The prediction has a mean pLDDT of 76. A computed fold for a 393-nucleotide RNA from an Alphaproteobacteria bacterium, annotated as Bacterial RNase P class A. It matches the Rfam family "Bacterial RNase P class A". Rfam describes the family as follows. Ribonuclease P (RNase P) is a ubiquitous endoribonuclease, found in archaea, bacteria and eukarya as well as chloroplasts and mitochondria. By type it is a ribozyme. The organism belongs to Alphaproteobacteria, within Bacteria. The gene name in the source record is rnpB.
[in-house]
RNA sequence: CCAGAUGGCCGGAUGACUGCCUUGUUUCAGCGAUGAAAUGGGGAGGAAAGUCCGGGCUCCAGAGGAAAAUGGUGCCGGAUAACGUCCGGCGGGGGCAACCCUAGGGACAGUGCCACAGAAAACAGACUACCUGCUUCUGCAGGAAAAGGUGAAAAGGUGCGGUAAGAGCGCACCGCGUGGGCGGUAACGCAAACGGCAUGGCAAACCCCACCAGGAGCAAGACCGAAUAGGGACAGCAUAGCGUGGUUGUACGCAAGUAUACACACGCGCGGGUUUCUUCCCUGGCUGUCCGGGUUGGUCGCGCGAGGCGUUCGGUAACGAACGUCCCAGAUGAAUGGUCAUCCGUUGCAAGGACUGCAACGACAGAACCCGGCUUACAGGCCGUCUGGCUUA
Numbered sequence: 001c002c003a004g005a006u007g008g009c010c011g012g013a014u015g016a017c018u019g020c021c022u023u024g025u026u027u028c029a030g031c032g033a034u035g036a037a038a039u040g041g042g043g044a045g046g047a048a049a050g051u052c053c054g055g056g057c058u059c060c061a062g063a064g065g066a067a068a069a070u071g072g073u074g075c076c077g078g079a080u081a082a083c084g085u086c087c088g089g090c091g092g093g094g095g096c097a098a099c100c101c102u103a104g105g106g107a108c109a110g111u112g113c114c115a116c117a118g119a120a121a122a123c124a125g126a127c128u129a130c131c132u133g134c135u136u137c138u139g140c141a142g143g144a145a146a147a148g149g150u151g152a153a154a155a156g157g158u159g160c161g162g163u164a165a166g167a168g169c170g171c172a173c174c175g176c177g178u179g180g181g182c183g184g185u186a187a188c189g190c191a192a193a194c195g196g197c198a199u200g201g202c203a204a205a206c207c208c209c210a211c212c213a214g215g216a217g218c219a220a221g222a223c224c225g226a227a228u229a230g231g232g233a234c235a236g237c238a239u240a241g242c243g244u245g246g247u248u249g250u251a252c253g254c255a256a257g258u259a260u261a262c263a264c265a266c267g268c269g270c271g272g273g274u275u276u277c278u279u280c281c282c283u284g285g286c287u288g289u290c291c292g293g294g295u296u297g298g299u300c301g302c303g304c305g306a307g308g309c310g311u312u313c314g315g316u317a318a319c320g321a322a323c324g325u326c327c328c329a330g331a332u333g334a335a336u337g338g339u340c341a342u343c344c345g346u347u348g349c350a351a352g353g354a355c356u357g358c359a360a361c362g363a364c365a366g367a368a369c370c371c372g373g374c375u376u377a378c379a380g381g382c383c384g385u386c387u388g389g390c391u392u393a
Base pairs, nucleotide, nucleotide: 001389002388003387004386005385006384007383008382009381010380012343013342014341015340016339017338018337020043021042022041023040024039025038026037027036028035029034045364049375050374052373053372054371055370056369057217058216059215060214062280063279064278065277066276067275070213071212072211073210074209075089076088077087078086079085090104091102092101093100094099105208106207110206111205112202113201114200127148128147130143131142132141133140134139156174157173158172159171160170161169175197176195177194178193181190182189183188221300222299223298224297231291232290233289234288235287236286237285241268242267243266244265245264248263249262250259251258252257270284271283272282273281307326308325309324310323311322312321313320314319344362345361346360347359348358349357350356
């Protein structure tokens, strides 16, 4: 200097004038809500987007346990409130490398698929060539799967020996498997020994295994105010009570008391309430269709947080702890802006170059309960680390 990999940051600045929203203090008016004035503070992001995950928070006559269904995750260890996220490793793949990707439990539980080509695609094989015998010279019988062809993939690979020709048939190395040894928390790795030398691939196919998961959601929900009709019709299903008691009610009685049909209390049972079962609890009807009435207003929820920033310590890191410091939007048809000037950056032109001048451009894009992630979009600029190549010393 060129090419590449990876991490982080900014993404217009300043001034003047002016316009909004919110909030503190003071003063004035007002019964109050509140209004006015003065003077301080604050006001749209790294993605606010997508709504793909996880939660905080709110509500739910159903709750606990078990099972099923549905959905999700899927190597090991760690972080976290949690996650399908993140960090560090292992195995596999890509790349000269820095680095990147990960589809990563199970194919001997079962089912299914592997088009075309090919002889044959897993209970898998003889098309061309090879060897042996017979023989009508072209066929038949047998051997073998080593050579070639087809294909994404064809009964381990390379070499030597052996054989009629061949084959792990035998041997060496690689590969594969088994039991142990060593290292590592583990996934896994290493060296040696022994060995039949190998019944393919796909589970991001259904499936099996392990683990996890209640639902709905800020248009959640709470309060105030106002108004109305505790509305009407039809269809289907169900209908279930029994026993005990005399404390209450009730009846009779002047009273003591009697009675218990009804109400009531208790127990058992039937129906309904969650997908099923069971225990508890609630409840006495359940389901569907059509017509019709009122409310559409206000306040809260609404920002002090799993909070931001800095330093130190622990940790390879994600992250955690301690100390210090700061308060950084809360609108509600929806504020957070507009104009002017100067500067900054990029591109182009003028100029041999610099300075300078002129012109154009300055990205993606706007909170609406909040937070941790992921994914997607982004003109231009800055900083760091690393890899490869060339050149010079």